[in-house]
């Protein structure tokens, strides 16, 4: 350099056009049980920038990062 794959909450992932979710972490609160408990609650420019669509995390290009493979 060339190709590929990946990027979405604190972490590990779903979600492939039509209101962003789930576990596990936070917070609050409850209990002759202090947990591997219960009930409740906050949190997200969906990597940057464009483009196509009536609508884009979803398709398109470029850029970047991080992985990987070829020279």
């Nucleotide at each position: 350099g060339c190709c590929g794959a990946u990027g979405u909450a604190g972490c590990u992932c779903a979600g492939u056009g039509a209101u962003a979710g789930a576990g596990c972490a936070c917070c609050u609160g409850c209990c002759g049980u202090c947990g591997a408990g219960c009930a409740g609650g906050g949190g997200g420019u969906c990597g940057c920038a464009g483009g196509u669509u009536c609508a884009a995390u979803u398709c398109c290009u470029g850029c970047c990062a991080u992985c990987g493979g070829c020279g």
Predicted 3D model of a 71-nucleotide RNA (transfer RNA) from a Candidatus Uhrbacteria bacterium.
The coordinates come from a structure-prediction model, not an experiment, and the mean pLDDT is 83.
Its Rfam family is "tRNA". By type it is a transfer RNA. About the family: Transfer RNA (tRNA) molecules are approximately 80 nucleotides in length.